Glycine riboswitch aptamer from Streptomyces phyllanthi, 96 nucleotides, folded computationally. Its Rfam family is "Glycine riboswitch aptamer". Rfam's curators write: This family represents the bacterial glycine riboswitch. Rfam links the family to the GO term glycine biosynthetic process. The coordinates come from a structure-prediction model, not an experiment, and the mean pLDDT is 77.
RNA sequence: UGACCCCGUGCGGGAGAGUCCUCCGGUCACCACCGGAGGCGCCGAAGGAGCAACUCCUCCCCGGAAUCUCUCAGGCUCAAGUACCGCACGGACGAG
Numbered sequence: 001u002g003a004c005c006c007c008g009u010g011c012g013g014g015a016g017a018g019u020c021c022u023c024c025g026g027u028c029a030c031c032a033c034c035g036g037a038g039g040c041g042c043c044g045a046a047g048g049a050g051c052a053a054c055u056c057c058u059c060c061c062c063g064g065a066a067u068c069u070c071u072c073a074g075g076c077u078c079a080a081g082u083a084c085c086g087c088a089c090g091g092a093c094g095a096g
Stems, first nucleotide, its partner, number of pairs: 001096001006091008018040001020039008041076003047072001048070003054064002
């Protein structure tokens, strides 16, 4: 001087699934809309859990481990948010 990887922050992109039924309340001339409760149905890409593809190792064990599975949580008009991807900055490490 300083790559890869990891963490954080900011910006951009970023899906899925009933705005179903009943009751109550509110706004309202009506239509309709909003909120709450209950019921059933559904989604998975916050998180969580499970299996284990894969990975580490000569092999086994141990370890790590998903976009898979489960739906506890979360979500099912819009909005917000989201795993993930790109860029920038900061931190840590420190190959060369």
The organism belongs to Streptomyces, within Bacteria. The RNAcentral record of the sequence draws on Rfam.